[in-house]
Molecule: transfer RNA
Organism: Alphaproteobacteria bacterium
RNA sequence: GGACAUUUAGCUCAGCGGUAGAGCAUCACGUUCACAUCGUGGGGGUCGCAAGUUCGAACCUUGCAUUGCCCA
Numbered sequence: 001g002g003a004c005a006u007u008u009a010g011c012u013c014a015g016c017g018g019u020a021g022a023g024c025a026u027c028a029c030g031u032u033c034a035c036a037u038c039g040u041g042g043g044g045g046u047c048g049c050a051a052g053u054u055c056g057a058a059c060c061u062u063g064c065a066u067u068g069c070c071c072a
Stems, first nucleotide, its partner, number of pairs: 001071002004068002007065001010024004018055001026042005048064005
């Protein structure tokens, strides 16, 4: 330098162009002498950045960037 893939909650990951989700974690309450477990509920997101297409974009297009892998 070229090709491919990846980027979404603190972590691991889903998400068919129409309200952004799960598990774990965290917080509160209940349960316990206490802790753990368990139950109920809550908080937490500019969906890597920018532009474009569209009535509407996490999703489609383009550029840039991150990480991984391959070729040279």